[in-house]
């Protein structure tokens, strides 16, 4: 110098003039993002509602921590990819049960004989009968794997090692790891198939809700009627006392919720880390047919993806260009 990998930051800038919204002591100050997108999660907040039991339904799924909480984040374990730095995970259970595996193949789990090997019949060919599952073929997967012995030929048939089941010891909070021992042994894959096991979960949503104003047809009908009705999945308790539904008519403007927050920046301490605790400083859009735009000049990296609508924490997707730092690798030169 190159290639790779991990983490973080910026997101045109400066000045002037005119214009828009909010706040204010009317001096002045502030004014779209790293994803504001998707609406996929989790909550705060509001209401049902003052609370509970069980079921259904849904979600998660290796272990331990973090957080307000999560399907998020951090660390570890196991499996896998890569020379490596690193990265990925469809990570509880397949002796509880049911189900599926097209085609190919002899046969797809109570599963096997197509080729082959061995024996016998005269047996060199052919045919028939018996034995076999080591070799070959098919397939994603074929009755654990490698080696040795044994056999008519073979086979855990036997043995050694590995794998697997059970038991124990040590280390670890645990997932797990290592060691000892027992048993020839349950023999494919799929649970992101139904299912089983463990844990968790009310519902609706700022168009929630509250207040002021306005308006009328306090109209009409149906059902149940206290052993009833209603209470945001259902049942039961509990609470309340009439309730629910349909048709038709009238009004619909304003205020609030609405921005000080599980807030930001920084320092110290603790922790491998996510983070926690303490101190200091700061206030950073609140529109409502919807505000931040236009012009001029200069600079340069020549500007991509793209606009808040109650708020926050995540995940996912889109993205021109630039900057910084760590680590890995091969080649060459000194």
């Nucleotide at each position: 110098g190159g290639a790779g990998u991990u983490g973080a930051c910026c997101a045109g800038a400066u000045a002037a003039u005119c214009g828009c919204u909010c706040u204010u002591u009317u001096u002045a100050g502030a004014g779209a993002g790293g994803a504001a997108a998707g609406u996929c999660c989790g909550g705060g907040c509001u209401c049902c509602a003052a609370a509970g039991u069980g079921c259904a339904a849904g979600a998660a799924g290796c272990c331990a921590g973090g957080u307000a909480a999560u399907a998020c984040c951090u660390g570890g374990g196991a499996g896998g990819u890569g020379u490596g730095a690193a990265c990925c995970u469809a990570c509880g259970g397949a002796a509880a049960g049911u189900g599926c595996a097209a085609c190919a193949g002899a046969a797809a789990a109570u599963a096997a004989a197509c080729c082959g090997c061995c024996u016998a019949a005269u047996u060199a060919c052919u045919u028939u009968a018996g034995g076999u599952a080591a070799g070959g073929g098919u397939g994603a997967a074929a009755a654990g794997g490698u080696g040795u012995g044994g056999u008519a030929a073979g086979a855990g048939c036997a043995c050694a090692c590995c794998g697997c089941u059970g038991a124990g010891a040590u280390g670890g909070u645990a997932a797990c790891a290592u060691c000892u021992u027992u048993g020839g042994c349950a023999u494919u894959g799929c649970a992101a198939a139904c299912c089983c096991c463990u844990u968790c979960u009310g519902g609706a949503g700022c168009a929630a809700g509250a207040c002021c104003a306005a308006a009328u047809a306090g109209a009409g009908g149906u059902u149940c009627u206290a052993u009833a009705g209603u209470g945001u999945g259902c049942u039961c308790u509990c609470a309340c006392u009439g309730a629910a539904c349909c048709u038709g008519g009238g009004u619909a403007g304003g205020u609030u919720g609405c921005u000080u927050g599980a807030g930001u920046u920084u320092u110290g301490u603790g922790g491998u880390g996510a983070c926690a605790c303490a101190g200091a400083a700061c206030c950073u859009a609140g529109a409502u047919g919807a505000a931040u735009g236009a012009u001029u000049a200069u600079c340069c990296u020549a500007g991509a993806c793209a606009g808040a609508a109650c708020c926050c924490g995540g995940c996912u997707u889109a993205u021109a260009g630039g900057u910084c730092a760590g680590c890995u690798c091969a080649a060459c030169c000194c």
Molecule: Bacterial RNase P class A
Organism: SAR86 cluster bacterium